[in-house]
RNA sequence: AAGAAGGGUAUAGGAGAGAGCUUGCUACAGAUCAGCAGGCCGCCGAAGGGACAAGUCUUGUUUUUCCCAAAAAAGCAAGGUGAAAUUCUCAGGCAAAAGGACUAUAUCUGGACA
Repeated sequence: AAGAAGGGUAUAGGAGAGAGCUUGCUACAGAUCAGCAGGCCGCCGAAGGGACAAGUCUUGUUUUUCCCAAAAAAGCAAGGUGAAAUUCUCAGGCAAAAGGACUAUAUCUGGACA
């Protein structure tokens, strides 16, 4: 099952931030320009990646209930788990193009609850 979450494809939308400075080589030559390999600052967060709050779990410990123990409740400490468009800026990016989290529609899949 008139098919949940999730995934693929197509179409449409989709932000931010220096076409920064500079060295060497190659090609052309004439200086800009082009390609490759570096150096120096400034900046952005929406590919990807890292970090964590409450809560919750575990362990230890203290107090109370309790004759002891066990158990329960509360406090404290340590550790685990723990989301994002938060945060970091490793990666990526800072004219256009490309890319782009995410959103909508169509379609292909997927097989959860019942």